[in-house]
Molecule: transfer RNA
Organism: Nanobdellati archaeon
RNA sequence: GCCCCAGUGGCUUAGCCCGGCAUAGCGGUUGAUUCGUAAUCAACAGAUCGAGGGUUCAACUCCCUCCUGGGGCU
Numbered sequence: 001g002c003c004c005c006a007g008u009g010g011c012u013u014a015g016c017c018c019g020g021c022a023u024a025g026c027g028g029u030u031g032a033u034u035c036g037u038a039a040u041c042a043a044c045a046g047a048u049c050g051a052g053g054g055u056u057c058a059a060c061u062c063c064c065u066c067c068u069g070g071g072g073c074u
Base pairs, nucleotide, nucleotide: 001073002072003071004070005069006068007067010026011025012024020057028044029043030042031041032040050066051065052064053063054062
């Protein structure tokens, strides 16, 4: 230098191909349950989807350029 993959709540992640309400688990908070704790159950909060731009009525999703990490080739 070229090619491929990944980047989404605090952590791990689904959704992307084929555009239309951002998903779940763990963790957090509150409540129930218990003599109390753990466990269990219920509810709630928490993401401007790596950055910028473009297309579109509408972009995590499509296009372009970058950034970060991993792998491969030379």